[in-house]
Context: one part of a larger RNA
């Protein structure tokens, strides 16, 4: 854009995709069937493990160039506080993840393959086949999951007035799209509170190995201090920003 007004919702399901499961072990069946004995099954059932598939982050682990701390070199005159070298190192929430966790389902139907048959001629017999009929696989088609009205045969039903731009955003995200909010407001930011990370800030006081030109200097320790700094989380609160509006449609 089309589907002969538009929007929303619920469906149908032509057609498409899937492997969503696969092996193994143990127990049982059973020392049974079978076999003179020696030996020794299976169908079925139960449990486990592994590979794969799908999903998740409560636990464990990883990462965490948000963050906190230690430390090296250098620069900002010194202190404090910082910049640069992903400097190196110790931790680490959210998020993302696997090495972690959860699920992984029984069967049934239909048509068949090799094969097994029934009836049965050609060919007085025989023959599963030529006509006809019945069985028969982890394989095929359904049953299961998923996409799917652009399926041009472009579907059905229900409801009825809204939709888009714009602005603030994230459970979304390459752009579109999707979802939430727009003052009748907690959508984002801020503030505060809770929770969490790091690990006890600066300044001050007291002590202090040792050095000293005897004036002082001084790594470090303790207290103030479960501090300081920080937070992609949760909540509260209109302080800030969601303003002003426009267009299309009935």
């Nucleotide at each position: 854009u089309g589907u002969u007004g538009c929007a929303u919702g619920u469906c149908u399901g032509a057609g498409g995709g899937g492997a969503a499961g696969g092996a193994c072990c143990a127990c049982u069946u059973a020392g049974u069937a079978c076999g003179a004995g020696a030996g020794g099954a299976a169908c079925g059932g139960u449990g486990g493990c592994u590979c794969g598939a799908c999903g998740c982050c409560g636990c464990u682990g990883g990462u965490c160039g948000a963050c906190g701390g230690g430390u090296u070199g250098u620069c900002c005159g010194g202190c404090a506080g910082g910049g640069c070298a992903c400097g190196c190192c110790c931790g680490g929430c959210a998020g993302c993840u696997a090495c972690g966790c959860g699920u992984u389902a029984c069967g049934g139907g239909g048509a068949u393959a090799a094969g097994u048959g029934c009836u049965g001629a050609a060919a007085g017999c025989a023959u599963c086949u030529a006509a006809g009929c019945a069985c028969g696989a982890a394989g095929c088609c359904c049953u299961c999951c998923u996409c799917g009205a652009a399926a041009a045969g472009a579907g059905a039903c229900a409801u009825g007035a809204g939709g888009a731009c714009c602005c603030c955003c994230a459970u979304a995200g390459a752009a579109g799209a999707u979802g939430g909010g727009g003052u009748u407001g907690a959508u984002g930011g801020g503030a505060c509170a809770g929770g969490g990370g790091u690990g006890u800030a600066a300044g001050a006081a007291u002590c202090g190995a040792g050095c000293u030109u005897c004036g002082g200097c001084g790594a470090g320790a303790u207290u103030u201090u479960c501090a300081g700094c920080c937070c992609g989380c949760u909540g509260u609160u209109a302080c800030c920003a969601a303003c002003c509006g426009u267009c299309c449609g009935u």